The RNA shown here (small-subunit ribosomal RNA) has 1482 nucleotides and comes from a metagenome.
The sequence is in RNAcentral, with records from SILVA.
[in-house]
RNA sequence: AGAGUUCGAUCCUGGCUCAGAACGAACGCUGGCGGCAUGCCUAACACAUGCAAGUCGAACGAAGGCUCCUCUUCGGAGGAUGUCCUUAGUGGCGCACGGGUGAGUAACGCGUGGGAACCUGCCUUAGAGUGUGGAAUAACCACUGGAAACGGUGGCUAAUACCGCAUACGCCCUCAGGGGGAAAGGCUUCGGCCGCUCUUAGAUGGGCCCGCGUCCGAUUAGCUAGUUGGUGAGGUAACGGCUCACCAAGGCGACGAUCGGUAGCUGGUCUGAGAGGAUGAACAGCCACACUGGGACUGAGACACGGCCCAGACUCCUACGGGAGGCAGCAGUGGGGAAUAUUGGACAAUGGGGGAAACCCUGAUCCAGCAAUGCCGCGUGAGUGAAGAAUGCCUUAGGGUCGUAAAACUCUUUCGUCCACGACGAUGAUGACGGUAGUGGAAGAAGAAGCCCCGGCUAACUCCGUGCCAGCAGCCGCGGUAAUACGGAGGGGGCUAGCGUUGUUCGGAAUUACUGGGCGUAAAGCGCACGUAGGCGGCGCAACAAGUUAGGCGUGAAAUGCCUGGGCUCAACCCAGGAACUGCGCUUAAGACUGUUGUGCUAGAGACCGGGAGAGGGUGGCGGAAUUCCCAGUGUAGAGGUGAAAUUCGUAGAUAUUGGGAAGAACACCGGUUGCGAAGGCGGCCACCUGGACCGGAACUGACGCUGAGGUGCGAAAGCGUGGGGAGCAAACAGGAUUAGAUACCCUGGUAGUCCACGCCGUAAACGAUGAGUGCUAGAUGUUGGCGGGCUUGCCCGUCGGUGUCGCAGCUAACGCGUUAAGCACUCCGCCUGGGGAGUACGGUCGCAAGAUUAAAACUCAAAGGAAUUGACGGGGGCCCGCACAAGCGGUGGAGCAUGUGGUUUAAUUCGAAGCAACGCGCAGAACCUUACCAGCCCUUGACAUGGGACGUAUGGGAACCAGAGAUGGAUCCCUUCACUUCGGGUGGCGUCCACACAGGUGCUGCAUGGCUGUCGUCAGCUCGUGUCGUGAGAUGUUGGGUUAAGUCCCGCAACGAGCGCAACCCUCGUCUUCAGUUGCCAUCAGGUAAGGCUGGGCACUCUGGAGAAACUGCCGGUGACAAGCCGGAGGAAGGUGGGGAUGACGUCAAGUCCUCAUGGCCCUUACGGGCUGGGCUACACACGUGCUACAAUGGCGGUGACAGUGGGGUGCGAUCCCGCAAGGGGGAGCUAAUCUCAAAAAGCCGUCUCAGUUCAGAUUGCACUCUGCAACUCGAGUGCAUGAAGUUGGAAUCGCUAGUAAUCGCGGAUCAGCACGCCGCGGUGAAUACGUUCUCGGGCCUUGUACACACCGCCCGUCACACCAUGGGAGUUGGUUUUACCCGAAGACGGUAUGCUAACCGCAAGGAGGCAGCCGGCCACGGUAAGGUCAGCGACUGGGGUGAAGUCGGAACAAGGUAGCCGUAGGGGAACCUGCGGCUG
Repeated sequence: AGAGUUCGAUCCUGGCUCAGAACGAACGCUGGCGGCAUGCCUAACACAUGCAAGUCGAACGAAGGCUCCUCUUCGGAGGAUGUCCUUAGUGGCGCACGGGUGAGUAACGCGUGGGAACCUGCCUUAGAGUGUGGAAUAACCACUGGAAACGGUGGCUAAUACCGCAUACGCCCUCAGGGGGAAAGGCUUCGGCCGCUCUUAGAUGGGCCCGCGUCCGAUUAGCUAGUUGGUGAGGUAACGGCUCACCAAGGCGACGAUCGGUAGCUGGUCUGAGAGGAUGAACAGCCACACUGGGACUGAGACACGGCCCAGACUCCUACGGGAGGCAGCAGUGGGGAAUAUUGGACAAUGGGGGAAACCCUGAUCCAGCAAUGCCGCGUGAGUGAAGAAUGCCUUAGGGUCGUAAAACUCUUUCGUCCACGACGAUGAUGACGGUAGUGGAAGAAGAAGCCCCGGCUAACUCCGUGCCAGCAGCCGCGGUAAUACGGAGGGGGCUAGCGUUGUUCGGAAUUACUGGGCGUAAAGCGCACGUAGGCGGCGCAACAAGUUAGGCGUGAAAUGCCUGGGCUCAACCCAGGAACUGCGCUUAAGACUGUUGUGCUAGAGACCGGGAGAGGGUGGCGGAAUUCCCAGUGUAGAGGUGAAAUUCGUAGAUAUUGGGAAGAACACCGGUUGCGAAGGCGGCCACCUGGACCGGAACUGACGCUGAGGUGCGAAAGCGUGGGGAGCAAACAGGAUUAGAUACCCUGGUAGUCCACGCCGUAAACGAUGAGUGCUAGAUGUUGGCGGGCUUGCCCGUCGGUGUCGCAGCUAACGCGUUAAGCACUCCGCCUGGGGAGUACGGUCGCAAGAUUAAAACUCAAAGGAAUUGACGGGGGCCCGCACAAGCGGUGGAGCAUGUGGUUUAAUUCGAAGCAACGCGCAGAACCUUACCAGCCCUUGACAUGGGACGUAUGGGAACCAGAGAUGGAUCCCUUCACUUCGGGUGGCGUCCACACAGGUGCUGCAUGGCUGUCGUCAGCUCGUGUCGUGAGAUGUUGGGUUAAGUCCCGCAACGAGCGCAACCCUCGUCUUCAGUUGCCAUCAGGUAAGGCUGGGCACUCUGGAGAAACUGCCGGUGACAAGCCGGAGGAAGGUGGGGAUGACGUCAAGUCCUCAUGGCCCUUACGGGCUGGGCUACACACGUGCUACAAUGGCGGUGACAGUGGGGUGCGAUCCCGCAAGGGGGAGCUAAUCUCAAAAAGCCGUCUCAGUUCAGAUUGCACUCUGCAACUCGAGUGCAUGAAGUUGGAAUCGCUAGUAAUCGCGGAUCAGCACGCCGCGGUGAAUACGUUCUCGGGCCUUGUACACACCGCCCGUCACACCAUGGGAGUUGGUUUUACCCGAAGACGGUAUGCUAACCGCAAGGAGGCAGCCGGCCACGGUAAGGUCAGCGACUGGGGUGAAGUCGGAACAAGGUAGCCGUAGGGGAACCUGCGGCUG
């Protein structure tokens, strides 16, 4: 410090997720030791038991015990004694500390800094005093009530208990005269000590007040009656409405009152670079609380955790009358919970209470126990050790790895175990911890390693299993038969007595942005203006010193953190010192800047004068064109409308046309990215009223300014209310069309509405998707309003205001913006923080309503987006090509047959191929074989390969027998008698047998593959290097202008070159030359024949087959840019690639093929292998493809018998000849073939038939034959005779072909025993047409739009149906909380009263003062009644929303998405949506 994740890829925006640190944690697996810490975060739930606050006999009375003495009846009695012990009581001090908890509290509660009107026991300081009396009362005794708790009555008694009197330096009150108020003793060694009273000062502790700081919500906006202040009184320790009476009407609040929710606050802690954010366990300070609520008493201090009273809930005891209790002290129990310890030891230390002290008490504290809960430290051994042992795992079978790891050898002993010694803490005594820490010794590698991970992020890889199953997962995502992602294993990585997971916090997140973000299109500028508060504000001078800056002082507790040093062996931990604690207060100073005050200025702003421009606003009037209607005329059959129609109008006279009239609405041309206005918006002309801006001038005011939360006003269209108006248009509605449907688009009608007046509504894509203001920062050009200048008078120059286009710098993710900023700055306002849910629900406000405004959450997703890029696509555009269309010729689709396919059938009809690019395809030939299929019968190391062992050596061939369907089994005969050899045998070969490795598989996967092939397409494309441009994907080059069959060439150009393709090079045909001349040829010469290159001869010609030549836009003219090229011409056998072939770029289709072959994996192994017989692949209601033959006269038949070329031929082609009507048969010359042969070419020509189901056509069937073959039944081909079907040119649709082509005619070949209408070739005859590129199909290039990128066979919207989830409404119902009014009114203090009782004081007494009880009053907790507010739970039913493998209906959006889309509004409709009105261009 970053990383993963949106896309085909890119940049950006933006969310989600991860890596880090931390924890009072929990859970899973595991677990050796020690030190130091920490340990109910939940039920402030309920608590058994024990302990947690007592102490003082030197305050007091009394009782008992111990000890001593005396007496004794041995039971005891009396006395004395001790600072002796124990005990309840009176009395004193303590119990308000210490300890716990965080419920409440949003508060002067806390933090920080100040303040004045206070109190303070014990302690310190100082002064003074401690005199003299009195009356009671507990204990105790007696009687007595009660179950108990606890009392009652009478009697006795003491004090440091209580009450007088005296005294008063200082003290308090005061009218300044005066008045008031104390005390206690105890012990003593007699020195004194401890006390007591009053007063003083202090210290400590506490009470009170104030400034500032201290969470969320405005869907909480108004709150307040002791409320705010005053006067007086009361009360308090003290100020104060603290309380009361009276008076006034204030006080608080947008700088957030009130209300609601949440919460103890802080030092600190965690995180972070910091600023911040989160947090408030342990330690420390403060506060609050003590079962819940209220109350006071005592006291220096409490409204009191282990005190009291009352009320309430709960628990316990009870004799039912009544009582008792409060662990949020330490342990502990139940409960709750994911979860948190011992009913331990000691007062030894530190501290606290009491005491003169000894001492007692102390669950404070110090220790121990439990827990890996955390931090820190240590160990589980060290060295040597390669045969690189074995097992395991992997393997390419060689090896690799675990791995110096182990074993083995040599050592060591920390920790642990055992034995012995044994502290510090304790300055003299006292040690719970503790026989602990530590020290010494002994034995022995001995007792001590796990957890997570290994697809990327993120360090670490293989095998097996599994097969979208089981499972994993933090995000992206893995798993559908080769999973580094699941599970196991081996190996590896990380951490280590721990390791992972979960939860939470901060970080990363600049993802709330103070430091440090944004708002044209990503989320985000209010529709516009005016303006309140607020914020901000021009130039000069002066003053002040609030802000600001600097110094000083005080404070900022300690601990923590940081630095330095020190102590435990180190560390954690602990100790000391320092700095720091960024803050607050006081003070001194400065005077720049901000502020305040004063005084000036004119550059901002405003006012004034003079001008001109304008669809600025309002009111009234006027005008013409058009539309519709009405009247009349002319006139006749149609009009209207559409893609085409129909509804509609019209013979009752329409449309058309002419004249006249009426009405309403809107203002053509001018008209223009012209003008005006803040925006919405504004358009005929005239008049009146009226707002704003601009220019020029200048002698006025003097900062008067900018912005603007709330607020107020304006605000298109639609819509609403009332009343008018209504021509045209036109939601709704009706009809007609279209359509599968058509609630639409189109048409005919048509109502609200559109118009006017008044009043509402307050929203729009109210857009420049760009808030307002000011200043600054290159220009060019157009236009508009004004002014100035110059002249050559229609131009130029300058300037101010407006409005456009282009563009520098700069900005931007890019697009783009660019003096009219989206640049550089400042000021103020508004707004944003992932998508969906949702601008929705609830609540509030507004509205007549429609609705507007403000505005969430649950839940859900890992994205949603912006700009640009490359493709693909478009019922987008441009250019171009192709038998693509068109123009032609001939077909297919109809018939019969052949053939292939689907389907069906079947035991099987083997399998594959599936739009083009499967279907006369694999198959260049299924009767058996082939053959993979079916039935049946057989074989099991196998039909075939390699290896081992045993036996035998007979190897090959022929004939024929038995059983059998055959395979096979059995048996016989004949011929031949394996090779090498060291001749014993061995080896090889062969056969049989045995066991095992293995063979075998046309079994599966072409979506695991190789190879081969099809297709786009012989289309002209596909790329690279370097450079350049761009943040980048990428672009450029390859685009552009021409041209070409072509990315062919030329020109231009930030490109320059290059590669694969194109072309050429190759083959063939066409012309010529040359060489060669048999089997070919025969011109000349000769011979010969019936004829014939038949013979000699020749190689001229033809031909054959080798080598060459020839064609290059080379030449001429035109055109073009002087280019490339194109057009025409000449010459030439051939002319612009001369015809044909071979040749197939990068790639696409998971195209085809595992059944050609090869091959990974999987599967079968007496079978999914092998053999055989028979059957099937040939089935047949049908459907399709490809063909053949026809339908006839361009023909059939008969005759004639002319002219080819490619090819084939030895288990072959087979001539002449003979036989047969023929297929064919007999026979056999020649030929390994330019020699012989297949072989006859056919269409042609002549004659006949004369339009008919025929002398067309030949299917089908019968009979008889031929050939091949082991065998033609299923199931071959052919021949003859007979038969003679459909069919008379073929619907929608569709195919081929541009020249030696189509069409037509025959011939040959492969396969093959036989079988050809198919396929592959060959030649003969030999056309028509192409205007042209609008349309169809396919393709190429450029461009455009895109929400597509498995790419339009794409994407995607809504209703409906089903399942699940959360949520709104909901008659109500349950509970919490709170307010108001009223009722009740415990305890208690306060006030009043004087019926009862009454020791101290007064009084001779009576009585009084005072006290206690009682009663009364107001206050008040709980409780009750009634009415609200608010929050939450449940709720029949209901609304929409989200998600889901897939379903139904349509097809709304994305391309011009097939009616451009979208926004607002209104109506309508199953639904997406449609339509009207206005607006936007995204």